[in-house]
The prediction has a mean pLDDT of 88. A computed fold for a 349-nucleotide part of an RNA from an uncultured organism, annotated as small-subunit ribosomal RNA, central domain.
Context: one part of a larger RNA
């Protein structure tokens, strides 16, 4: 390389949109590039295969076939691929009706709690721990009542519930706005799938500028513990956490499981729709879309997966190829930086 693989052994890109490309539904008809059949030319000789023959045999040599899987020209075939035209509706999309949702962005509003400030009541403790101490308190704390300030987060509802491509999204109201689903079958008529590059989004931490700062809290300080304790525990506490704008672009970014399509026993929950039956609250049956559990066949090294497949097939992309060295060095690209992306070898087992 081929092959075989990618839940856990090495291996699915963090996610989406999409360019080139690859692949692609049904019917009819034309062409004939691929494809198939025939013919002609060429495919030097030697070598090779087969059959003979000559050196005593063999190597070796000679003769005759075959083959040289190819190329060119030409005549035909039309199933499949391709391509032109015409048509179709099962894929895909649009329209109409309908309900569900922490989907997104912005603005406004609300109550509980923590902290702080002011005032009242009140007096010697409070706090903290395994036990203590640092700390706070007679300059009146803790507790309690009233008033005020400010920031952040939204108890109950809450649910292997919902929504989103992923990251993620949870108080209430309003405005703007994306997507999915069900029903219908009016419209378009293959408009599809995937997607190298590319573009966009992307938790937390971090960075830049300007705000904000209640609580929490890296760093730091003190008290303990301990042989020591640069920790675990305690008292404090700054960045940060919050907002606006701009960067960063990584995570056990996980279902450690790429996207799409079709097919393949059942059972039982739950969420959003539709239909049928029964006179009905409702129940039963059924259907579409999600989300769970159990389980047959099948698969698997086993664990397990099992219509939400890791089963049976197809299309496209990404990735793996013994461990260490190493996600390192060098180079390049990106970044303000931190660093990210790409990514070896020597050597060694």
């Nucleotide at each position: 390389c081929u092959g075989g693989g990618u839940g856990u052994a090495a291996a699915g890109g963090g996610a989406g949109c999409g360019u080139a490309g690859a692949c692609g539904g049904a019917a009819g008809u034309g062409c004939a590039a691929g494809u198939c059949c025939g013919a002609a030319g060429u495919g030097a000789a030697a070598g090779c295969c087969c059959g003979g023959g000559g050196c005593u045999c063999a190597a070796c040599c000679c003769c005759g076939u075959g083959a040289c899987u190819g190329c060119u020209u030409u005549g035909g075939a039309a199933a499949c691929u391709g391509u032109g035209c015409u048509u179709c509706u099962a894929g895909a999309g649009u329209g109409u009706c309908g309900g569900a949702g922490a989907g997104g962005u912005a603005a406004g509003c609300g109550g509980a709690a923590u902290u702080c400030c002011u005032a009242g009541u009140g007096u010697a403790g409070c706090g903290g721990u395994g036990a203590a101490a640092u700390g706070c308190g007679u300059a009146g704390a803790u507790a309690u009542u009233a008033g005020g300030a400010g920031g952040a987060a939204c108890a109950u509802c809450a649910g292997u519930g919902g929504c989103g491509a992923a990251g993620g999204c949870g108080g209430c109201u309003u405005a703007c706005u994306g997507g999915a689903c069900g029903a219908u079958a009016a419209c378009u008529g293959a408009c599809g799938u995937u997607g190298a590059g590319g573009c966009u989004c992307g938790a937390a931490a971090g960075c830049g500028u300007g705000g904000g700062g209640a609580g929490c809290a890296a760093a730091c300080a003190g008290g303990a513990u301990u042989a020591g304790a640069u920790a675990c525990c305690c008292u404090g506490g700054u960045a940060g956490u919050c907002c606006a704008c701009g960067c960063c672009g990584u995570a056990a970014a996980c279902g450690a499981u790429g996207a799409c399509u079709a097919c393949u026993a059942g059972g039982u929950g739950u969420c959003g729709g539709g239909g049928u039956a029964c006179a009905a609250a409702g129940u039963a049956c059924u259907u579409c879309g999600g989300u769970g559990c159990c389980g047959c066949a099948g698969c698997c090294a086993a664990c397990g997966c099992a219509a939400u497949a890791a089963g049976u097939a197809g299309u496209c992309c990404a990735c793996c190829u013994g461990g260490g060295g190493a996600g390192u060095a060098c180079g390049u690209u990106c970044g303000c930086a931190a660093g990210a992306a790409u990514g070896a070898a020597a050597c060694u087992c």
Its Rfam family is "Bacterial small subunit ribosomal RNA".